[in-house]
RNA sequence: GCCAGAUAAGGGCAAACCCAGUGAAAGCUGGGGGCGCAAAACCACCGGUCUAAGGGAUUCUUCCUACGACAGCGGGGCUGCCAGG
Numbered sequence: 001g002c003c004a005g006a007u008a009a010g011g012g013c014a015a016a017c018c019c020a021g022u023g024a025a026a027g028c029u030g031g032g033g034g035c036g037c038a039a040a041a042c043c044a045c046c047g048g049u050c051u052a053a054g055g056g057a058u059u060c061u062u063c064c065u066a067c068g069a070c071a072g073c074g075g076g077g078c079u080g081c082c083a084g085g
Stems, first nucleotide, its partner, number of pairs: 002085002005082001012037002017032006035072001042077002045075003048070003054065004
């Protein structure tokens, strides 16, 4: 450097749900919790998904739209622990 996660140790993260805060919402943050995860560390670059405040359209109650989100949807980038080849 590459392959790969069979085994072992130290551990790490934390889904649903509940509580509090925050936000227009999606969501996020903290506490509890623990479904799972070897990158479930980090980055919205590509595809995808969610929301639609503002803006636009409108038959006036609906539609469109990200400059808002999701890295635990897939790909990509980047960094990294342990043991094995």